This is a predicted structure of a 1497-nucleotide RNA (small-subunit ribosomal RNA) from a soil metagenome.

RNA sequence: UGACGAGUUUGAUCCUGGCUCAGGAUAAACGCUGGCGGCGUGCCUAACACAUGCAAGUCGAACGCCCUGUUCUUCUUCGGAGGAAGAGGGAGUGGCGGACGGGUGAGUAACACGUGGGCAAUCUACCCACAGGUGAGGAAUACCGGCGAGAAAUCGCCGACAAUACCGCAUACGCUCUCGUGAGAGAGCAAAGCCUCGCGUAAGCGAAGCGCCUGGGGAUGAGCCUGCGCCCGAUUAGCUAGUUGGUGGGGUAAGAGCUUACCAAGGCGACGAUCGGUAGCUGGUCUGAGAGGAUGAGCAGCCACACUGGGAUUGAGAACGGCCCAGACUCCUACGGGAGGCAGCAGUGAGGAAUUUUCCGCAAUGGGCGAAAGCCUGACGGAGCAACGCCGCGUGCAGGAGGAAGGUCUUCGGAUCGUAAACUGCUUUUAUCGGGGAAGAGAACGGACGGUACCCGAAGAAUAAGCCCCGGCUAACUACGUGCCAGCAGCCGCGGUAAUACGUAGGGGGCGAGCGUUGUCCGGAAUUACUGGGCGUAAAGCGCGUGCAGGCGGUCCAUUAAGUUCAGAGCAACAGUCACCGGCUUAACCGGUGAAGGCCUUUGAAAACUGGUGGACUUGAGAGCGAGAGAGGGAUAUGGAACUCCAGGUGGAGCAGUGAAAUGCGUAGAGAUCUGGAAGAACACCAAGGCGAAGGCAGUAUCCUGGCUCGUUUCUGACGCUCAAACGCGAAAGCCAGGGGAGCGAACGGGAUUAGAUACCCCGGUAGUCCUGGCCGUAAACGAUGACCACUAGACGUGGGAGGUAUCGACCCCUUCCGUGUCACAGCCAACGCGAUAAGUGGUCCGCCUGGGGAGUACGACCGCAAGGUUAAAACUCAAAGGAAUUGACGGGGACCCGCACAAGCAGCGGAGCGUGUGGUUUAAUUCGAUGCGACGCGAAGAACCUUACCAGGAAUUGACAUGUAUGUGCAUCGUCUCGAAAGAGGCGUGCCCGCGAGGGACGCAUACACAGGUGCUGCAUGGCUGUCGUCAGCUCGUGCCGUGAGGUGUUGGGUUAAGUCCCAAAACGAGCGCAACCCCUAUCGUUUGUUGAAUUUCUCGAACGAAACUGCCACCUAAAGGUGGAGGAAGGUGGGGAUGACGUCAAGUCAGCACGGCCCUUACAUCCUGGGCGACACACACGCUACAAUGGCCGAGACAAAGAGGAGCCAACCCGCGAGGGGGAGCCAAUCUUGACAAACUCGGCCCCAGUUCGGAUUGCAGGCUGCAACCCGCCUGCAUGAAGUUGGAGUUGCUAGUAACCGUGAGUCAGCACACACGGUGAAUACGUUCCCGGGUCUUGUACACACCGCCCGUCACACCACGAAAGUCGGCAACACCUGAAGCCGCCGGGCUAACCUCCUUGUGAGGAGGCAGGCGUCGAGGGCGAGGUCGGUGAUUGGGGUGAAGUCGUAACAAGGUAGCCGUACCGGAAGGUGCGGCUGGAUCACCUCCUU
Repeated sequence: UGACGAGUUUGAUCCUGGCUCAGGAUAAACGCUGGCGGCGUGCCUAACACAUGCAAGUCGAACGCCCUGUUCUUCUUCGGAGGAAGAGGGAGUGGCGGACGGGUGAGUAACACGUGGGCAAUCUACCCACAGGUGAGGAAUACCGGCGAGAAAUCGCCGACAAUACCGCAUACGCUCUCGUGAGAGAGCAAAGCCUCGCGUAAGCGAAGCGCCUGGGGAUGAGCCUGCGCCCGAUUAGCUAGUUGGUGGGGUAAGAGCUUACCAAGGCGACGAUCGGUAGCUGGUCUGAGAGGAUGAGCAGCCACACUGGGAUUGAGAACGGCCCAGACUCCUACGGGAGGCAGCAGUGAGGAAUUUUCCGCAAUGGGCGAAAGCCUGACGGAGCAACGCCGCGUGCAGGAGGAAGGUCUUCGGAUCGUAAACUGCUUUUAUCGGGGAAGAGAACGGACGGUACCCGAAGAAUAAGCCCCGGCUAACUACGUGCCAGCAGCCGCGGUAAUACGUAGGGGGCGAGCGUUGUCCGGAAUUACUGGGCGUAAAGCGCGUGCAGGCGGUCCAUUAAGUUCAGAGCAACAGUCACCGGCUUAACCGGUGAAGGCCUUUGAAAACUGGUGGACUUGAGAGCGAGAGAGGGAUAUGGAACUCCAGGUGGAGCAGUGAAAUGCGUAGAGAUCUGGAAGAACACCAAGGCGAAGGCAGUAUCCUGGCUCGUUUCUGACGCUCAAACGCGAAAGCCAGGGGAGCGAACGGGAUUAGAUACCCCGGUAGUCCUGGCCGUAAACGAUGACCACUAGACGUGGGAGGUAUCGACCCCUUCCGUGUCACAGCCAACGCGAUAAGUGGUCCGCCUGGGGAGUACGACCGCAAGGUUAAAACUCAAAGGAAUUGACGGGGACCCGCACAAGCAGCGGAGCGUGUGGUUUAAUUCGAUGCGACGCGAAGAACCUUACCAGGAAUUGACAUGUAUGUGCAUCGUCUCGAAAGAGGCGUGCCCGCGAGGGACGCAUACACAGGUGCUGCAUGGCUGUCGUCAGCUCGUGCCGUGAGGUGUUGGGUUAAGUCCCAAAACGAGCGCAACCCCUAUCGUUUGUUGAAUUUCUCGAACGAAACUGCCACCUAAAGGUGGAGGAAGGUGGGGAUGACGUCAAGUCAGCACGGCCCUUACAUCCUGGGCGACACACACGCUACAAUGGCCGAGACAAAGAGGAGCCAACCCGCGAGGGGGAGCCAAUCUUGACAAACUCGGCCCCAGUUCGGAUUGCAGGCUGCAACCCGCCUGCAUGAAGUUGGAGUUGCUAGUAACCGUGAGUCAGCACACACGGUGAAUACGUUCCCGGGUCUUGUACACACCGCCCGUCACACCACGAAAGUCGGCAACACCUGAAGCCGCCGGGCUAACCUCCUUGUGAGGAGGCAGGCGUCGAGGGCGAGGUCGGUGAUUGGGGUGAAGUCGUAACAAGGUAGCCGUACCGGAAGGUGCGGCUGGAUCACCUCCUU
C1' cells in the first nucleotide's frame, strides 16, 4: 500500500518548450442500435409568462344564530304555533395553526457561510417539573333582522343578541419600578371558563379531566456580538460627515450612531481600504500517490427570495398560496370600477442540444387542529414515462469434417469465414400461458403499491445483438472503387493510378444492451514547481547607487514561554468515505458497529532552537593613529604640435579626387614653399596599466573635494546584510535659452556608379558636435552573469602596499593583504563553457520568467516643452518558435594541391555555300524518343517500296503469329482463270502417309470457345543496360578509445607521390572496395617454327615461348619515404597506348532493343494492302564538309604504307566507252587470288601572277551510267555546259603538351543502291615563365538563419480576398452615485374646533353633563417611485480610418543569413516607394590578415 508514459521542431543529436493522446468522472446531449429486472436520477436555458385542478386547515368539549330532516312534548282557531333531545349542514364570533412542511438560487464578497467562543446585553407559543391563584361585575359586536348603494367586488345606515371576544374592580406567594451602603420601606400589576359524574326540586355544592392567570426553572427555537478562514482585478490608491468618539434625550426583547441634539476631529488603507467584476455558503462530490485542483445537481445544515420596489399590522415568532401603497404585465367590466401572482404538485406556451403523469393513496412515516372519534396534508408512501446513471441476468449447452454450399483472397496449389452452419442429443434462466400468493400493521380496525414480489406447473431453442475501430501513438489486414477529386483527421498527417489512413466488401480487434461522438472537470502537466522549476547563450538580473517599511541576522549567561514539541479534555451534526458485521437469491442498494476527520478552543508539561526581556563579549561593522597609489569629481590658469582661414613674399599651371572619372579649386595666380597673424577644437607615445557604484574619466600647474588600499590593534560594542515604495546619478542622440563655430558632419545640393541608386565612392555643406543654465532618462547602459557572507587543488603574469632573506643597494628570491588577467584539478553544465573575480558547495534578501506571433503594441494612467518614456493587455493565429553541438553542402572566407583549367602556342568554330541533326512553323501525316555540361552526323552499323511505328483509302476478324478443345469438311500444296491498285474475294483441276476396308494421321479450311495481338500508357511501379561527376582519390568496416548523444578517432598532423603512393608521428590496431600490379597492343633481343613473302641461307615478315627496367648502380639532398643529376641501356623512374570506372549522386536516359508489374483496346489502339509521309521551309541553333588561294591551282613525270574485306562475294588479264560503266571470264573460301592500288600529301619539270582569277565550286540545263518490281515526290555516279556566295570571318567560343596538333590519303561495318563516327598508316610542328586570375576537382580549417542543401534561405511596401482588433463626427442603452423638484402607503411627532360604549366626577338620576382616553381629519420629518440637470463608468452601433493576422503559383526591389558582396546589431535623430540609408555614441552575438603581448606543451 502509493507515484508508468507516448507522438510531434532536426538530415541526425542533446536540451529548452508548447501542442496532442492513452485514464477517471458526468443532473448531460446527439448518432446507430435496443430483451428483462432491481436501485437511483430527471428544466443546468427564460428568478420567462401561465389556462385548469389540487397543495392549510381544524375545533360545537369556547359562543350565539340559520337551514334540513327524525324523536318526544306543550298549546291550538286543527291551518298551525311553541318547547326539549339527539343527528347532519352553513356562514359568523372566538381559539390554535396559516412563521412548519414544500420550491427556487435572482440577489449577496457579507458576521452571508464554516469553525471556535461570548451575551452580567436578550426573547421563546405549544411541551416538562415546581409554587401560588382562578373572586365579583360591566359595556359592546359580527352573524342575524330592516333599509339603502353597486354590473360586480363589496359597502353604508338603523335595530337586537352571545362567549374562553373586550373592559374596570378585588386579591398579590411573587414580579416590576423608586428610595436606601444594607436590612428593609413605598408604589404598581392577574385570570375564563368548558365537558363528564355525584348530590340537590331548584339555586347551588362537591369531584375528576381539559383550560386560564402569576412567578421562577428546564427543554426547544430564535436574536445580537466576536477571533480565525472565505474568488479575481492596482490599467481601482486613497476612502469616510452619522463618518470615529463623548454627553443628554429617544428607541429595541436586547448591546450599539440604532436614532437625534450638542461637543471633539477622528476612523479605515500596500498585511490592499475604496471601487469594479464574478459568485448563494457548507457537510460533501469528482480527480489526484499525495499536496493540491475543479466543483457545490440529487441527500443534509445555514442563508436569501416569493411578479418588481417600499411599508407596517397581527403575533411567542412574519409573511410563497395575509394586508396597504407604487410600478410593469395579464384578465373581468354595465367604463363608474374591480381581480391576479405555480421559484408548491401535475400540466401549458416560450426559450433550448436538452429534462417526465393535468396518476393512486393517506395503508406506512411525519405535520396542523381536536378531550377524542376524526378532518386536512401534491409533505410523504407508491405507481407511470426516459438505457439518463449504477448493478444483475439472458439471447442457449454438448456433440458434429464430405472441413458442404456460398462469400472473400489467391502464388491457382490452396487459404479463410469454420465446429461455424446443416444434422443429432439436452436444458428452459428470461419472455408467454395457467394455478397459488405474502411480509410491510409490535393488542384490535386499517394495504394505495397489488393479484405485485415470490412459489408451483405447461409447451418449445423457442421471444432476445449491436456499436466502434484496424497508418503510428493503439489491440486489430487484405481486395476492389476513387485519383490532391470525393473525402478522412485527436496530434503527426493520409488522398496527384498499385491508398493496410477516403468509400465498400471479406477478415480481424475492442466493448457489449449498449457502443461511439460532442461538451465540461481533474489527471498525465515537475507546464505556476509548498511538496516540486528556473534566469551567461533557450523566456527570465532593474543601467547604477542611497535607502524608510519589510525579511534575515555574530559569541556567552540569565529569564520568559509567543512560535515549537509532548500529553489530557472539548468540539469537528446526520448522511457520506474507510474497516468489519448483517438484510434483500447476488450485486447495485440498505441497516448496525467502529475508525478517520492533520482545523479550532482549553488545561498541563518541556525549554534545545527561533522570538521577547536583562546583562556581558569582540571576531562582523565602524572609528583613531601612521603611511601609499591613482585619467575619481569640481573650479581657475596655462602650453606646444597639427588642421583651417587672413595678410605679404617667391613662383607659374595645374591642383584635388577616384577602381576609373567627373563635379570642385585655379592665369582675377590655385596647389607648392617662406614669413607674420587669427580662431576654435582635441591632447600622439606610455598600456589587455590605473581610478570610479554605474554612465564614464587623459597636455601641464594650482586650489577645493569623494572614495580606496596597507600597517598598527588604541577605541565603540552587533551599531549588520538586503531592500517593495521613494530619492539621486545616468553614454550618445534629441529639446529650450544665450554664446561659440577651426575641423568633422545627419538633412540638403552637385558629380559618379547602376537597369534604377532616394545608397556604398567623390566635391561641397546646415543643424549638431564645443561652453553656460535647464530638460530628456534611454543603449548590445554587456561579464548579455543582482547584492552580501562563508567554504572548496594548483600554476604563471601584472598594478599598489607590508614583512622577511640577501645585499653596497630601491636587483633577485620568499611570505602576506588588496586589485586585475591567462590556464587548469575537483565539481557543475543541454552543450558551449565556468572554474577562489564560479556558472562549484551552502546561507540571507531583492528583481524577473512561464510556447511563437499579435506586442513592448492598443486602451487607460503617470512623467515630459516636444520627441517620447514608464506601466501594460486582449481578440485572432501557428505547431511549432528556440539553445548548444554534429555531419554535410555552400561562401563575391582562408591555407595547401591537381587538371590543356588559365597562361604560352598551333589549328579551328562563330561570317559564305552545301550536307546532316534539332527547334520552330507547316501539314491529312510531316511516327516516336533524346533537351545545360552529360540532347542536337544522338537511338539510326545506312527512311525510294519494305523498313514504318505516322496519314488517306481499300479489306478481313480465333485473326499476320503460338498452344489446346469440340464439330463439320477435303476446295492441302501446286497449276490456272475472272474482278481488283494490291490485299483480298470467287471459280476449275489435282492429292499425301498407315490401313483389306471402315477408319485414323499429317496438312488445310469452316464454325464455336479458351485465347492471340498491341512500337497503346506509366523509365515517377521495375529488371537489365548506359551516361555523368571521374580513372577524380576517394568510400567504408571490425575491435578498441573519446562523447549523455548525433558522432568522432582510425582517414587528422609533418614530409612525399600520378595516387588514402609510401614514411614518420599519433588511442588507435587491423581489414575491405577503390589506386597500383596482374591482362592486351607496342618499342629491343633471344629460342622454336614457316602455308605464304622473298633469292636456298643470313634477312624481312607471321606465330608461339622467353629475356629485359627494379630508383638495381653512382653522386648530392633527406630521419625515413623519396627527390635531383649521371652512367649503362632498345627503353629510366607508372617507357607509350588500351581494357579496367570504388561508396554513391542526378526519381539522369531507355516500357521504341529485350524482359516485366499494373492499367487500357479486342469487327480494333490488333492485322493485311496500295499510295503518301518521316525528305515540307519565312526562320533560329548545333556538328561537319568545301573554300576564300601562290606553303596554292592545273598539266606531265616519278617514290614510299599500314590495317582490313571477299561465296547471292571480291573480281584479274583483255576488249568497248572521254567517263561513270559495260562485256569478259582467269584466280581466290584467300600471308597464295582479287580489291581499292598507280595510296595521297610528297619529289621533279612546266604554266598561271594576285584577279572574284586557270581560286572557289554552289546552282541550273542537256546527255548518260548503275542498283533495284519501281529512282516523280526521293538514290548515287559520269560527261558537256553553267560558274552563286565567299578575299580568313563581331561578341564569344573549341581542341591539342609529341609521333601529339595540323595536313594527307586508305579500309571496313551497315548495305540491292545511297555517308558521318571508327580503324589504319604517311608527312609532321609550335609552346608551357608560371599558378595571380576563369572553370572543374581533392584535403584541412572557418562562418552559416542552408539540409529540396546558394538554382538555398529570406525582408518590407504595393495590389486582391477573408478574419479579429484599435481610433472616430456621432448615436443608442445599462449601472451606481450626486444636486434640486415632487412625493404614495406607512411608522413617529404635533394639532385635533369634528366624532366618541365601558373608566372617573357631578346632580337636575337622564337616551344627562363634564373629564380622562380613543377616532376621523390636518400639519411636519423620513420615505418607494417619478421628474429635471450636469457629470462618471461600462457596453452596443458608426461613414471613414489605422496597423495586425491568414491566404499553391500577383507587382517592385534585395535589407538579413557566408566578410551576404558597404560586417551586423542596439539606442537616438533626420531622410527615403519599400525593404532601408546616413550621422553620433555603444556592443561582438564580426570573417580575414598582420603586429604586439601573454599562456600551454

Its mean pLDDT, the model's own confidence on a scale to 100, is 83.